The part of an RNA shown here (small-subunit ribosomal RNA, central domain) has 346 nucleotides and comes from an uncultured bacterium.
The prediction has a mean pLDDT of 90.
Rfam family: Bacterial small subunit ribosomal RNA. Rfam links the family to the GO terms ribosome and structural constituent of ribosome.
The RNAcentral record of the full RNA draws on ENA.
[in-house]
Context: one part of a larger RNA
RNA sequence: CUGGGCGUAAAGGGUGAGUAGGCGGCUUAGCAAGUCAGGUGUGAAAUCCCUCGGCUCAACCGGGGGGCUGCACUUGAAACUGCUUGGCUCGAGUGUGGGAGAGGUAAGCGGAAUUCCUAGUGUAGCGGUGAAAUGCGUAGAUAUUAGGAAGAACACCGGUGGCGAAGGCGGCUUACUGGACCAUAACUGACGCUGAGUCACGAAAGCGUGGGGAGCGAACAGGAUUAGAUACCCUGGUAGUCCACGCUGUAAACGAUGAGCGCUAGGUGUCGGGCAGCGAUGUUCGGUGCCGGAGCAAACGCAAUAAGCGCUCCGCCUGGGGAGUACGGCCGCAAGGUUGAAACUC
Numbered sequence: 001c002u003g004g005g006c007g008u009a010a011a012g013g014g015u016g017a018g019u020a021g022g023c024g025g026c027u028u029a030g031c032a033a034g035u036c037a038g039g040u041g042u043g044a045a046a047u048c049c050c051u052c053g054g055c056u057c058a059a060c061c062g063g064g065g066g067g068c069u070g071c072a073c074u075u076g077a078a079a080c081u082g083c084u085u086g087g088c089u090c091g092a093g094u095g096u097g098g099g100a101g102a103g104g105u106a107a108g109c110g111g112a113a114u115u116c117c118u119a120g121u122g123u124a125g126c127g128g129u130g131a132a133a134u135g136c137g138u139a140g141a142u143a144u145u146a147g148g149a150a151g152a153a154c155a156c157c158g159g160u161g162g163c164g165a166a167g168g169c170g171g172c173u174u175a176c177u178g179g180a181c182c183a184u185a186a187c188u189g190a191c192g193c194u195g196a197g198u199c200a201c202g203a204a205a206g207c208g209u210g211g212g213g214a215g216c217g218a219a220c221a222g223g224a225u226u227a228g229a230u231a232c233c234c235u236g237g238u239a240g241u242c243c244a245c246g247c248u249g250u251a252a253a254c255g256a257u258g259a260g261c262g263c264u265a266g267g268u269g270u271c272g273g274g275c276a277g278c279g280a281u282g283u284u285c286g287g288u289g290c291c292g293g294a295g296c297a298a299a300c301g302c303a304a305u306a307a308g309c310g311c312u313c314c315g316c317c318u319g320g321g322g323a324g325u326a327c328g329g330c331c332g333c334a335a336g337g338u339u340g341a342a343a344c345u346c
Stems, first nucleotide, its partner, number of pairs: 003318004007300002012314001014201004021194003025088003029084003033081002035077008048066007091191001092188003095184004103177007110154001114150008125136002162169002206247006215241002220236004258313006266291011295302002319346003328339004
């Protein structure tokens, strides 16, 4: 390389938009580039295959035949691919009518709790643990009442509920705004799928500048525990956690399962919509769960939300360690990220 693979053995890119490219519905006519058939020329000799012969055989050598899978020209074929042309509506999209949703951004508002402050009541404890101690408290704590301040998060509803491409999204209201779904069948008429590069988004932690700082809390300090205890437990506590703007670009970024389309028994729950019915309910489309058949699978299991049966496109794997390291490139303020070896060794 071919091949075989990628849920858990090595292997699906964190996610999307999309360029080149690859692939692409039904149908008419044409062209003939691909494709196929015939012909001509060429495809040197040697080599190769078959056969016959010469050295006593063979290697070797010689004769004959085949082949040289290719290329060029030419004459045709037109099913398929392609190109051109005309048409179609089932793919895709638009319109119209609906209802659902923690989808996004911004502003405003609310109550509970916590901490702090002020004042009242009140007195010796509080707190914490396995037990304690550090700590707080007679300068009046804890508890309790009233008032005030601040920051952060939104109990119940809440749900194998919903929304989003993923990350993720949860109090209420308003403004702006994205997507999906159902119904209809008016419009466009293949406008599609995938997607190397590229661009955008991307939890937490971290970084820069400025703000904010209630609670929590790396580091750190102290108290315990212990043989020790740079831990687990306790008392404190700085960065951080929050906001704005900018950077970083990673993750068990997981369904450890790329995207799209078609096909292949059922049963049962649930969310959104339609249809039928007075209703119970039935049915249909889209989502989300569980169980299960064929089939698949090393097994576990998957099973219309496939890991089944097929097609298209992309990414990736190819023994373990060395190593996601070194070197170089690119990116980053840095931390580092990305690309990514070899010697050696088993």